[in-house]
Parts: sequence; structure tokens; C1' cells
RNA sequence: UCGCGAAAAUGGCAAACCGGUCGAAAGGCCGGGACGCAAAGUUACGGGCCUAACGCUCAGCCUUCAGGAGCCACGGCCGCCGGACUGCCCGA
Repeated sequence: UCGCGAAAAUGGCAAACCGGUCGAAAGGCCGGGACGCAAAGUUACGGGCCUAACGCUCAGCCUUCAGGAGCCACGGCCGCCGGACUGCCCGA
């Protein structure tokens, strides 16, 4: 430097679900728990996906608020795919 990581060692992470907590939500964090993972380490950079508080539009209303419908990321997801950065063991 490379690898569709075969066998092995030392270790690591932790889906669903449950409890707590933060959040409008998506989701995050902590504890329990293991479906899986060789980058399931880091990074929202490209695509994608989730949410829609705020805002805008619409219907409605005498008007405003509340409530309803639609749109919207400035909110999220790296355990969806790709990129970037870093790394253990093994093999070449």
C1' cells in the first nucleotide's frame, strides 16, 4: 500500500424492546438488553430518508387567537448508499 477478510487471537460497538431524561416532533443522551457489525470509529460533504416547532399559503371566521389542510429545515438519521479523515488483528 492492497483485501468481496478464509481461519484465529485480544478486545470493541450495540438493533428491537424496557426504564429514566431532553425535545413540538423526528430523534438524542444515560442505564438495562443483544439483532447484528471489520470500520456499526469520526464527519450531514453529495444523494436519500424522517420530522415540521417557527414561517408561508389555503379553507373557515366580522376580525384575531385557538383548531384544520398543504408547503417548507434553519431540526434530525453516518446501523440507507457514496465520499472524506482515522484505526486493531490477520493475509498478500

Predicted 3D model of a 92-nucleotide RNA (c-di-GMP-I riboswitch aptamer) from an Anaerolineales bacterium. NCBI's taxonomy places the organism under Bacteria, Bacillati, Chloroflexota, Anaerolineae, Anaerolineales. Rfam family: c-di-GMP-I riboswitch aptamer. About the family: GEMM was predicted in a large-scale screen for bacterial structured RNA regulatory elements. The model forms 95% of the base pairs in the Rfam consensus.